[in-house]
RNA sequence: CGGGGUAUGGCUCAGUUUGGUCAGAGCGCACGGCUGGGGCCGUGAGGUCGCAGGUUCGAAUCCUGUUACCCCGA
Numbered sequence: 001c002g003g004g005g006u007a008u009g010g011c012u013c014a015g016u017u018u019g020g021u022c023a024g025a026g027c028g029c030a031c032g033g034c035u036g037g038g039g040c041c042g043u044g045a046g047g048u049c050g051c052a053g054g055u056u057c058g059a060a061u062c063c064u065g066u067u068a069c070c071c072c073g074a
Base pairs, nucleotide, nucleotide: 001073002072003071004070005069006068007067010027011026012025013024020057029044030043031042032041033040034039050066051065052064053063054062
C1' cells in the first nucleotide's frame, strides 16, 4: 500500500437474509420479597447501533468516506 472481517447498555452476544409495528437476550447493577444457608423470585434503570455524510416518508440494516483492532497478500 491492496483485499477481507469485526465494531450494538458495564461485559458477552443476537438482530442485517427481505429497510418499517425491533432496539433485544444472558450476565452484571439498583430496589423489594423469599430462604437456616447456598441461592431463588419479582420490578426497574442503563444503548439509539465505532465516527461523519448521503439515499429514503422511514436506516443498526442500503451507499460513500473515515477510525480502531484482527487476518491474508505485497
Overview:
The RNA shown here (transfer RNA) has 74 nucleotides and comes from a Lachnospiraceae bacterium. Its mean pLDDT, the model's own confidence on a scale to 100, is 81. NCBI's taxonomy places the organism under Bacteria, Bacillati, Bacillota, Clostridia, Lachnospiraceae. Its Rfam family is "tRNA". Rfam classes the family as a transfer RNA.